[in-house]
Small-subunit ribosomal RNA from an uncultured bacterium, 1489 nucleotides, folded computationally. The RNAcentral record of the sequence draws on ENA and Greengenes.
RNA sequence: GAGUUUGAUCCUGGCUCAAGACGAACGCUGGCGGCGUGCCUAAUACGUGCAAGUCGAGCGAACCAAUGGGAGCUUGCUCCCUGAGGUUAGCGGCGGACGGGUGAGUAACACGUGGGAAACCUGCCUGUAAGACUGGGAUAACUCCGGGAAACCGGGGCUAAUACCGGAUAAUUCAUUUCCUCUCAUGAGGAAAUGCUGAAAGAUGGUUUCGGCUGUCACUUACAGAUGGGCCCGCGGCGCAUUAUCUAUUUGGUGAGGUAACGGCUCACCGAGGCCACGAUGCGUAUCCGACCUGAGAGGGUGAUCGGCCACACUGGAACUGAGACACGGUCCAGACUCCUACGGGAGGCAGCAGUGGGGAAUUUUGCGCAAUGAGCGAAAGCCUGACGCAGCAACGCCGCGUGAGCGAUGAAAGCCUUCGAGUCAUAAAGCUCUGUCGGGUGGGAAGAACGCAUUGACGGUACCACCAAGGGAAGCCCCGGCUAACUCCGUGCCAGCAGCCGCGGUAACACGGAGGGGGCAAGCGUUGUUCGGAAUCAUUGGGCGUAAAGCGUAUGUGGGUGGCCGGAUAAGUCAGACGUGUAAGCCCACGGCUCAACCGUGGAAUCGCGUUUGAAACUAUUCGGCUUGAGUGCAAGAGAGGAAUGCGGAAUUUCCAGUGUAGCGGUGAAUGCGUUGAUAUUGGGAAGAACACCAGUGGCGAAGGCGGCCUUCUGGCCUGCAACUGACACUGAGAUACGAAAGCCAGGGGAAGCGAUCGGUAUUAGAUGCCCUGGUAGUCCCGGCUGUAACAUACGGUAACUAGGUCUCGGAGAUGUUGAUCCCUUCCUCGGCCGCAGCUAAUGCUUUAGCUAACCCGCCUAGGGAGUCGGCUCGCAAGUCCGAUCCUAAAACUAAUACUCAAAGGACCGCACAAGCGCUGGAGCAUGUAGUGUAAUUCGAAGCAACGUGAAGAACUUUGCCAGGUCCUGACAUCCUCUGACCAUCCUGGAGACAGCACUUCCCAUUUGGGGGCAGACUGACAGGAGGUGCAUGCUGGUCGUCAGCUGGUGUCGUGAGAUGUUGGGUUAAGUCCCUCAACGAGCUCAACCCUUGUCCUUAGUCGCCAGCAUUGAGUUGGGCACUCUAAGGAGACUGCCGGUGACAAACCGGAGGAAGGUGGGGAUGAUGUCAAAUCAUCAUGCCCUUUAUGUCCUGGGCUACACACGUGCUACAAUGGAUGGUACAAAGGGCAGCGAAACCGUGAGGUUGAGCCAAUCCCAUAAAACCAUUCUCAGUUCGGAUUGCAGGCUGCAACUCGCCUGCAUGAAGUCGGAAUCGCUAGUAAUCGCGGAUCAGCAUGCCGCGGUGAAUACGUUCCCGGGCCUUGUACACACCGCCCGUCACACCACGAGAGUUUGUAACACCCGAAGUCGGUGGGGUAACCUUUUGGAGCCAGCCGCCUAAGGUGGGACAAAUGAUUGGGGUGAAGUCGUAACAAGGUAGCCGU
Repeated sequence: GAGUUUGAUCCUGGCUCAAGACGAACGCUGGCGGCGUGCCUAAUACGUGCAAGUCGAGCGAACCAAUGGGAGCUUGCUCCCUGAGGUUAGCGGCGGACGGGUGAGUAACACGUGGGAAACCUGCCUGUAAGACUGGGAUAACUCCGGGAAACCGGGGCUAAUACCGGAUAAUUCAUUUCCUCUCAUGAGGAAAUGCUGAAAGAUGGUUUCGGCUGUCACUUACAGAUGGGCCCGCGGCGCAUUAUCUAUUUGGUGAGGUAACGGCUCACCGAGGCCACGAUGCGUAUCCGACCUGAGAGGGUGAUCGGCCACACUGGAACUGAGACACGGUCCAGACUCCUACGGGAGGCAGCAGUGGGGAAUUUUGCGCAAUGAGCGAAAGCCUGACGCAGCAACGCCGCGUGAGCGAUGAAAGCCUUCGAGUCAUAAAGCUCUGUCGGGUGGGAAGAACGCAUUGACGGUACCACCAAGGGAAGCCCCGGCUAACUCCGUGCCAGCAGCCGCGGUAACACGGAGGGGGCAAGCGUUGUUCGGAAUCAUUGGGCGUAAAGCGUAUGUGGGUGGCCGGAUAAGUCAGACGUGUAAGCCCACGGCUCAACCGUGGAAUCGCGUUUGAAACUAUUCGGCUUGAGUGCAAGAGAGGAAUGCGGAAUUUCCAGUGUAGCGGUGAAUGCGUUGAUAUUGGGAAGAACACCAGUGGCGAAGGCGGCCUUCUGGCCUGCAACUGACACUGAGAUACGAAAGCCAGGGGAAGCGAUCGGUAUUAGAUGCCCUGGUAGUCCCGGCUGUAACAUACGGUAACUAGGUCUCGGAGAUGUUGAUCCCUUCCUCGGCCGCAGCUAAUGCUUUAGCUAACCCGCCUAGGGAGUCGGCUCGCAAGUCCGAUCCUAAAACUAAUACUCAAAGGACCGCACAAGCGCUGGAGCAUGUAGUGUAAUUCGAAGCAACGUGAAGAACUUUGCCAGGUCCUGACAUCCUCUGACCAUCCUGGAGACAGCACUUCCCAUUUGGGGGCAGACUGACAGGAGGUGCAUGCUGGUCGUCAGCUGGUGUCGUGAGAUGUUGGGUUAAGUCCCUCAACGAGCUCAACCCUUGUCCUUAGUCGCCAGCAUUGAGUUGGGCACUCUAAGGAGACUGCCGGUGACAAACCGGAGGAAGGUGGGGAUGAUGUCAAAUCAUCAUGCCCUUUAUGUCCUGGGCUACACACGUGCUACAAUGGAUGGUACAAAGGGCAGCGAAACCGUGAGGUUGAGCCAAUCCCAUAAAACCAUUCUCAGUUCGGAUUGCAGGCUGCAACUCGCCUGCAUGAAGUCGGAAUCGCUAGUAAUCGCGGAUCAGCAUGCCGCGGUGAAUACGUUCCCGGGCCUUGUACACACCGCCCGUCACACCACGAGAGUUUGUAACACCCGAAGUCGGUGGGGUAACCUUUUGGAGCCAGCCGCCUAAGGUGGGACAAAUGAUUGGGGUGAAGUCGUAACAAGGUAGCCGU
């Protein structure tokens, strides 16, 4: 920096990713070289070889032996002497304390850093000075004997030394004494005297007069140096306080012992100290550092390789030797393990180099060489060296190189994809030309070497150089949804799988698998693990705490932290200079060497630290002196529900007594309950307890909790004024202490009126362990004690300071003014509120009472859940409280604000929404549609409103998509390729028909005579076809909210932003209609208007229309006319225009006038942004999928018309406002040539025969009906009603059985006005009456239209439903059909408890006690010295004692593992029960008990 919480936003906050690194491992792959690196695990066990020896110039001895001499004889052999030179077991010296390995232990002066010693040692090395004299006794080797399996051991005898011992000499050693000088305490240095103390006459050269002299090495003493080491101290670096006290040699002193040296290091005695909240002690973990990784840095993590220190060497203990060890390749003892054994006893220690087993994800060769650099020994040559130098193995890491370069388009083929044109792979390949790095071959060939010359190379015939051949031998891995560079096809179908986070996959997957293409890195690439970064996500640099996690409930106060003004001193902090140190390597810079780089060399810088020293004196600190403003005291006043105790008071409730009085009271929706044994009500009197109306107030007091009648007593704090006193006495405050609502606990307490958990009862309810009601126990009250928690909140710690104002208020003070006043005004202090600028804030908001600015101190937070839970500890009588986690789980949880939705929240408003009315439906019969059932099939769709007389404006066949059966296969239909020239129609036969066969027939058009076009047939496949799937892939279309009044963007403004404003507000309207106001202005889509129709008038035009007057007829029939009606074109008219009132002077409303019409005149068309994954793949179109002798095509028959039942929509009725019969009127709007069909005739009728007129203002359908006038019926299942059924007919049509309509006659069912419920309608409307049309051969109670007659009611908006607007709330956003809680049941997971069981760790008490040091010790043994020769000194073994490892016993502590059973927690698919929370969530919610 990015992704991820949301519908969107800002913030808080976690999770995740991109970068770097690694002693790595795993997967796939692998050409070369250089330089590095390589058991992180079992400090597990180790076979085999090697890793520490050397010196003969220390010594004796043994062996080999050159040379020379001699003897013997067998003349080349033996023996003797000599013994150059060589080898080395032993004695002796030096070295085995270095080098090499490992990191178990260790939280410590172990390490780092800087100091100290007047408290120390130091072999080999260097310097200075002196010396090196004189004696002695042994002992290995060797030999003899003995024991033993072996390891090895014992005894007798011989011998040497640079082995050992005595003496002399000697000092600046040491001890004592005296004196001098000096220092930071103890003390140090120097001088003198006395006493004590040493050695190898060695080795080897030279020389020699053989006595010696001298060189080198070795040796002794002393003093110095250098090097190395021991000791002491300051500071620094892990976790846990759920480890708070630890300590008995512990702390100190005196004395002694011991040590190289100081010291309780050890011991005796004396005193009682010592460490610790600045973290003792305990537990856990861990070698430390230079450095390494990361990071801007500060930091964080690490401690491999290289370098320094420490520790360890099978485990534990111990000492010896030595300059140095308590000793990796030494010793002794104990233990475990392994091996040998003759069973008696012995041997061993790879955490050296290789190597083996084991463990593990995992880490190499039993290599070469001492050539170089080092170590040891030696005089040296030299020897030894798994240190080291090299090689081998491993892509383990870093660095470098290569796998070819140039040209090459017909843009080859194959692959992939495709919109079928193409595109891509791709100049890539092929092909042509060229080069030769690496690798291969051949030939040359180093440096590394320094040792006087000479000799000498493991690496290595290596690096490097030259030549030769040929493109010949050399590329993979991961990724491609976003983060994150890179996209398509196929397969799969919530499957298989992917996944770092978000997430992907349920039939069109850029996310799975494969392929093509692309991206990245490259001899590697990915994954996993760890670590730092990003993470300001522990914040010193550099965070926070009103609401996101986070202020202790409040105060007092200890340690600690911080602290007013002036002056002096000091110099601890601070600042500056100088000096020392801060190893080397590494990092950084410069230069240089390997062809470059990695790597290496040289120099510099840096090492931010510590110490010493010299200065400075502002600040902090210390100290001294002063000041008064912080703080406190005093004096004089003041207000107050501040606290404790005592007493008193009235109203009310309840209860008791008595009176009056009668039937209810009470509660509420009702009932339980009380009451005729007299309640409630009312009057009088008595009693008791608790609480204190009015005053009363964002009024007062208190630290908070909290405090309210009145009086008295005691008592705390606060405020004001004065400026007398003290003189910084202050602030905060870990632990600690005190107070601390309600509930609760204790007491054989008191009290008990009202209220009232638990409980009883009545209700409510599906249930009701509740809400409501009626009773009522603890409790509530008092006294004494405990508890110590609350949403103890202003969700806001304390203190003092600074920073605009305005206004109100409690308590005081001062001044002015006034006749006066306790009015008013002004000023100051204090208390309590509101508004508000700057500033702050994520926003909300805070704002002198800060959440602003700048300080000090304390407390607290670090994602959610698990969980304020477990185990542990403190407190408590208990309840419980305080401190307070792990595992596991999941990617969020959360704050504020925004817009929407919703609300059994509020406001204002509208609608046939209710109300007021009229008429229906729901009951009957029938029609029609649906569900269901049944069926071979009863095709399909539509499903609350917004499916159900809907698609369907019309299923007998057809339609038709369904069922049964029968056919066809390039197909019933379209295009193309090839061939032919007919085919169709008609007749006949078969068949249910499709179809098949036969007969008949033998193409057409124009033409440039090549061929082309049309039609038909055959053939071939490409394809046709599909009412098959998906309306959740789509288009188009219509439905719905809704003809509701809303919806939206531009510019501007406000807001971090989502967004807001505009569009809100005040009025008004049918209306976001208009007006006014307004950070908005001006617009768009809707509204309205424009359009159609209707209502009035005018103009024009009069045929098929009309007829006033004229003529005429049976008749507007005809002439005539166009005045009227009417028709159809165009105009006019209505706009709140006018008047009055109301309103704000507006918009507008109310009333009126005029007018045919009055406030959108009536009706229609017109349907904004959007919602419903709403409807439709079966109108049509269409992607994808499926089918292709079938899901396609054709045909016959059947079905969609079934029928116990349920629902919707209708028709007809139930009758007298009526039925029947007769007569008489008045419409509008439509339709008509495959048509309407007049008149006439036939038929009771449906209808038939015939066909005038009409392509229509002409003719026809076509008599309108209700109405009106008469007659009849007289309240009945009827002269109502017409279902059902029978018979007989008519019409349409190939066809009327399933299954049409109509007529006549006959039949004459239910039904007497309809339960709960429910629908429509506000005027030419409802209701009622008929007429027409579409579809259509026929079929209408449906649908779409037309006119006739023609009402009632609306007080009004409380309520139901729906809708829009504003406000409020919200945990909803799939949006309340939302969200969501808990028990129970099931599965899995981790954790806890648990009778116990097992194991480990560190201590404690006691027992036992090896080896060993030290001490003691009498008998024993004993070469050197002494001796009077007896012994002594000393030493050795033995014994005893102290200490003590291992071991044993015991009871506890701590930790781990496991355990029948059990507890809660978490997670799971659509389980069960309820509905607690979110809206007033339907009883506001929440906290404590």
The coordinates come from a structure-prediction model, not an experiment, and the mean pLDDT is 84. Rfam family: Bacterial small subunit ribosomal RNA. Its family is annotated with ribosome and structural constituent of ribosome in the Gene Ontology.